[in-house]
RNA sequence: GCCCUCGUAGUUCAACGGAUAGAACUGCCCCGUCCUAAGGGGCCGAUAUAGGUUCAAGUCCUAUCGAGGGCA
Numbered sequence: 001g002c003c004c005u006c007g008u009a010g011u012u013c014a015a016c017g018g019a020u021a022g023a024a025c026u027g028c029c030c031c032g033u034c035c036u037a038a039g040g041g042g043c044c045g046a047u048a049u050a051g052g053u054u055c056a057a058g059u060c061c062u063a064u065c066g067a068g069g070g071c072a
Base pairs, nucleotide, nucleotide: 001071002070003069004068005067006066007065010025011024012023013022018055027043028042029041030040031039048064049063050062051061052060
């Protein structure tokens, strides 16, 4: 330099182009207990950036940035 894959809560993962972007763990609050713990309920929290296509984009296209891999 060229090519491929990937980028979504703090972490690990979901989500036919159409719903309020969903779950687990973590964190916080409550119930629970004599106190802890188990267990239960609740809350907070995310689509890498910028454009484009579309009635509608996490999803499709382009560029950039970042991670991994392959070739030279």
Molecule: transfer RNA
Organism: bacterium